[in-house]
Context: one part of a larger RNA
RNA sequence: UGACGGGGGCCCGCACAAGCGGUGGAACAUGUGGUUCAAUUCGACGCAACGCGAAGAACCUUACCUGGGCUUGAACCGCACCGGGCCAUCGGUGGAAACAUCGACUUCCCGCAAGGGACCGGUGUAGAGGUGCUGCAUGGCUGUCGUCAGCUCGUGCCGUGAGGUGUUGGGUUAAGUCCCGCAACGAGCGCAACCCCUACCCUUAGUUGCCACCCGCAAGGGGGAACUCUAAGGGGACUGCUCCGGAUAACGGAGAGGAAGGUGGGGAUGACGUCAAGUCAGCAUGGCCUUUAUGUCCAGGGCUACACACGUGUUACAAUGCGCGGCACAGACCGUUGCCAACCCGCGAGGGGGAGCUAAUCGGAAAAAACCGCGCUCAGUUCGGAUUGCAGUCUGCAACUCGACUGCAUGAAGCUGGAAUCGCUAGUAAUGGCGUAUCAGAUCGAUGCCGUGAAUACGUUCCCGGGCCUUGUACA
Numbered sequence: 001u002g003a004c005g006g007g008g009g010c011c012c013g014c015a016c017a018a019g020c021g022g023u024g025g026a027a028c029a030u031g032u033g034g035u036u037c038a039a040u041u042c043g044a045c046g047c048a049a050c051g052c053g054a055a056g057a058a059c060c061u062u063a064c065c066u067g068g069g070c071u072u073g074a075a076c077c078g079c080a081c082c083g084g085g086c087c088a089u090c091g092g093u094g095g096a097a098a099c100a101u102c103g104a105c106u107u108c109c110c111g112c113a114a115g116g117g118a119c120c121g122g123u124g125u126a127g128a129g130g131u132g133c134u135g136c137a138u139g140g141c142u143g144u145c146g147u148c149a150g151c152u153c154g155u156g157c158c159g160u161g162a163g164g165u166g167u168u169g170g171g172u173u174a175a176g177u178c179c180c181g182c183a184a185c186g187a188g189c190g191c192a193a194c195c196c197c198u199a200c201c202c203u204u205a206g207u208u209g210c211c212a213c214c215c216g217c218a219a220g221g222g223g224g225a226a227c228u229c230u231a232a233g234g235g236g237a238c239u240g241c242u243c244c245g246g247a248u249a250a251c252g253g254a255g256a257g258g259a260a261g262g263u264g265g266g267g268a269u270g271a272c273g274u275c276a277a278g279u280c281a282g283c284a285u286g287g288c289c290u291u292u293a294u295g296u297c298c299a300g301g302g303c304u305a306c307a308c309a310c311g312u313g314u315u316a317c318a319a320u321g322c323g324c325g326g327c328a329c330a331g332a333c334c335g336u337u338g339c340c341a342a343c344c345c346g347c348g349a350g351g352g353g354g355a356g357c358u359a360a361u362c363g364g365a366a367a368a369a370a371c372c373g374c375g376c377u378c379a380g381u382u383c384g385g386a387u388u389g390c391a392g393u394c395u396g397c398a399a400c401u402c403g404a405c406u407g408c409a410u411g412a413a414g415c416u417g418g419a420a421u422c423g424c425u426a427g428u429a430a431u432g433g434c435g436u437a438u439c440a441g442a443u444c445g446a447u448g449c450c451g452u453g454a455a456u457a458c459g460u461u462c463c464c465g466g467g468c469c470u471u472g473u474a475c476a
Stems, first nucleotide, its partner, number of pairs: 001476002003473003007470007015460002019424005026315008034306002042053002064301007078125007089104006108117003129290002132288003138284002140279003143275001145273001150189006156165003169180003195267004200235007210224002213222003238261001241255005317417001321376006333364003338357002343352003383414001388409007430452007
């Protein structure tokens, strides 16, 4: 100087408390451990691994296994020699394919020709290739403490020195934020602001959007630029104003006005560093290893196994519910190898059909919970839907291993969950649906969007994490 303390003081955070909803019990989905297996590829392991890399494993992917092939090789490039139009296409044989082998077809450019050039094949060679090892050799990127308020520097001063001071102190703040004081005076990286979205108003602009007016049953037409909206610019909030407290300061409390009030709400933004944290399998890269194989091609299998254990979720256990019927109200987004309307067929998944749309124009598209009515009456049930049988649909070369969905039948566990444990402070939790990426198909995951919409916070003694000052130390 740090680190640590079941030392002290001050302070913060859904840290506790106060509340609301969960997890831990059930079934299923998914990840992991373990076990099994020819293989169940690899990585990630307290927080910060475990719906993680994977925003999508039937083949492919694919790195694993079994078997069958190739060896200058599947891709790139240099040189030498040989051969030829090569390639493409078609056909025969063996084969699961890869591949091996045979044949047909074919005749580029310059040049009279010889020959040369481009291209292809073969041989040789320098090289190639490796998701092989080392993240404890690395770059880059990332997680985490933590959006915590800290981390430093120049000069000066103090100290033999390590170092200190500044950065401590009195107040204050979300903040090393600001004020005051002070052997310090300044400065940098962080904080804040500048950026984006959202809440109010104005201006500009009116199509595909809008409709106060007219015509029309409607679709729409005319007309309008007010309103909504769209998207560009601007205004607006600054403790600016009043009162009180405070040291006449910073600042705090109350109030007025205002759409909004003291950082308005949300996002992006992550200092010096810590964990030899993570990643050699995104990529790059040193070293090592491999070279008829640890490379490469192909078929099939595996990554989907299953006594079990754990994590994360979904659906429930019902009456604030379930079923049936009726009937409203979104936002964001996507669409031309695409979205797919009307209409017809089918109980349905879906099929037929073909209009429109490169989309404020057409389509996906129905929002659902809500609300209105009827049934159910506490029952393992009209709750719950696992499992299984049969019959189907769709995608795709192909759904056996191993897809999603539909119909009929079947109806399991489950009656609110031990010890323990998680999230959340407001348009939040809870609850309801809709979209998107990946993608042929495939989601209970991820990521966005809107609807309905709470309860509670006395307080900081305690648990956890953190900041500042101080104290002890046999630790560094």
Annotation
Predicted 3D model of a 476-nucleotide part of an RNA (small-subunit ribosomal RNA, 3' major domain) from an uncultured Acidobacteriota bacterium. Its Rfam family is "Bacterial small subunit ribosomal RNA".